[in-house]
Two RNAs folded together computationally: RNase P RNA and transfer RNA, 419 nucleotides in total.
C1' cells in the first nucleotide's frame, strides 16, 4: 500500500422572510362553533418524521375476558455456554462448508423406537446379489457345473479404505496404517479435541419425509379499553337448552342465549418520562450489567414540515410517525473515519 | 387478521422421479377455380424472481414481487 474483508458516522448544509401543528406560561369575554359534552380565537418562549419511519416476519410492555385451571390436538425452536423483559435476536466458542488469506455461511438433536421414499441405469439399493471377468473340473471350436467378489462396468451411493502376506483364483482369512464399536486417561463449565487398550468389527442415503426426544406457547387486540353527552325500537325462537374460560374434552363459573330489525358517523382520556437517550466510571474477550451525572426534544385524527431568496458543494438516492419498545428482512445516491489480509515496494 | 393464485399467444392439468402436457389458436403440405371445412405433420416454455435441502425440485423450505378473496 486494495477495485479484497470487517466495523462506525452522516443522509445536502448555512442564513433570512412569510405560512402550518402541538407543548408550557400569561391573558381572556356574558367572543366564535355546537343540541350537549366540549373545542377554538390573543401574547411570549421552546419544539416538530427515519436508518430504514418500509415489510408486518418474531418477541414483549399495556388493556379486556371470572379467580386464567388440567390434559389432548395444533404450532414454534433444535450444537455448547452466556446475555436479555423476552425472542426464531445478539455475543463468544465447537463441528461442518466456501475462500489464497483476512473473513463469510450454517435449517448443527435422533436413522439401533417404528413407518415410508429412492425414477432411469445396474446382477443387485433391506435382509442382499453375480452382468463381464478370474480359478478348478467336465465336455469340445462352444456349453455346463463348482468356487470367488480382489479387477471392470452402472450409479450420487454397492455390505469398510489402502499396501502386503497368503490362495487354485481370491477374500479381514491374516498383518501394519486409517476408519468403526466398547472401555479408559488428559484438557475444557460444556459442545468438543487429543492419547491408550481391546475387538475383525459395521446393513447406502433421506427426518426443509411422517415420526421420536428435549424446551416452550391461555384467547383477543389501541379500530384494545375507560368516561361524558345525545338517542329510546323492538319482534320472533329456545328454556338449564346455552354463553364464557375454547380448536375440542374434563373441570369450573354465570343465568340468559340465538336470529332479524332500528339508533349511536359527537367529545375527552388512553397518547408519550420509557425494560429510554447522552456522558463518565467499574466489571466482563464481547454482547451486556452495576453506579454517578446531564437534558426534557412529534402526539396528528380527512391527518402538521410548505413556499421564496442568497451562498456553499458531497449535486442530494431509498423514502415520511399514528399505543410503545427490542430485533430480523428488504430498498438505497454518495461522502468520510478506523482496522485486518494478499500482491508489490522499502528498511 | 386469516387464506388463495402465478406454467405455451389464451384457458387449464401436474402427488420429489421418464427433468414439461391437453384443447383452442399459429406455421407447412395435401385437397379445391379460390377460400373455408377436412386430413397429415410441426414449433409451442427463463414454470413470477433469487437462495437453499436432496443424487435430482414446476412440486419441499426461506426471502422478495404481482394479483385476489373473506372477516372485523
Nucleotide at each position: 500500500c486494495a477495485u479484497g474483508c470487517a466495523g462506525g458516522a452522516c443522509a445536502a448544509g448555512u442564513g433570512a422572510u412569510c405560512g402550518c401543528g402541538g407543548c408550557u406560561g400569561c391573558a381572556a369575554g356574558u367572543g366564535u362553533c355546537g343540541a350537549a359534552a366540549g373545542a377554538c380565537c390573543g401574547c411570549a418562549g421552546g419544539u416538530g418524521a427515519g436508518g430504514a419511519a418500509a415489510g408486518u416476519c418474531c418477541g414483549g410492555g399495556c388493556u379486556u375476558c371470572a379467580u386464567a385451571g388440567g390434559g389432548c390436538a395444533g404450532g414454534a425452536u433444535g450444537c455448547c455456554g452466556g446475555u436479555u423483559a423476552a425472542c426464531g435476536g445478539c455475543c463468544g466458542g465447537u463441528g461442518g462448508a466456501g475462500g489464497a488469506a483476512a473473513c463469510u455461511c450454517u435449517a448443527a438433536g435422533g436413522a439401533a423406537a417404528g413407518u415410508g421414499c429412492a425414477a432411469c441405469a445396474g446382477a443387485a439399493a433391506g435382509c442382499a446379489a453375480a452382468c463381464c471377468g478370474c480359478u478348478g473340473g467336465g465336455c469340445u471350436a462352444g456349453c455346463c457345473c463348482a468356487g470367488u467378489a480382489a479387477g471392470g462396468g452402472u450409479g450420487g451411493a454397492a455390505g469398510g479404505g489402502c499396501a502386503g502376506u497368503g490362495u487354485a483364483a481370491g477374500a479381514g482369512a491374516c498383518u501394519a496404517c486409517c476408519g468403526c464399536u466398547u472401555c479408559u486417561c488428559u484438557g475444557g463449565u460444556a459442545a468438543c479435541a487429543g492419547g491408550g487398550a481391546a475387538g475383525g468389527c459395521a446393513g447406502u442415503g433421506u427426518a426443509a419425509a411422517c415420526c421420536c426426544c428435549a424446551u416452550u406457547c391461555g384467547a383477543a387486540g389501541c379500530a384494545a379499553g375507560a368516561c361524558c353527552g345525545a338517542a329510546u325500537a323492538g319482534a320472533a325462537g329456545c328454556g338449564u337448552u346455552g354463553a364464557c374460560g375454547u380448536g375440542g374434552c374434563c373441570c369450573g363459573c354465570c343465568a340468559g342465549c340465538u336470529u332479524c330489525a332500528g339508533g349511536u358517523a359527537g367529545g375527552u382520556c388512553g397518547c408519550u418520562a420509557g425494560a429510554g437517550a447522552c456522558g463518565g466510571u467499574u466489571g466482563g474477550c464481547a454482547a451486556c450489567a452495576g453506579c454517578c451525572g446531564u437534558a426534557g426534544u412529534a402526539g396528528a385524527u380527512a391527518g402538521a414540515u410548505g413556499a421564496u431568496c442568497a451562498c456553499u458543494c458531497g449535486c442530494g438516492a431509498c423514502a415520511u410517525a399514528a399505543c410503545c419498545c427490542g430485533g430480523c428482512u428488504u430498498a438505497u445516491c454518495g461522502u468520510u473515519c478506523u482496522g485486518c489480509u494478499a500482491c508489490a515496494u522499502c528498511a | 387478521c386469516a387464506c388463495c393464485a402465478c406454467u405455451a399467444g389464451c384457458u387449464c392439468a401436474u402427488u420429489u422421479g421418464g427433468u414439461a402436457g391437453a384443447g383452442c389458436a399459429c406455421c407447412u403440405g395435401a385437397c379445391u377455380c379460390u377460400u373455408a371445412a377436412u386430413c397429415a405433420g410441426g414449433g409451442u416454455g427463463u414454470g413470477c424472481a433469487g437462495g437453499g435441502u436432496u443424487c435430482g425440485a414446476g412440486c419441499c423450505c426461506c426471502u422478495g414481487g404481482u394479483g385476489g378473496u373473506g372477516a372485523a
Rfam match: Bacterial RNase P class A. From the family's description: Ribonuclease P (RNase P) is a ubiquitous endoribonuclease, found in archaea, bacteria and eukarya as well as chloroplasts and mitochondria.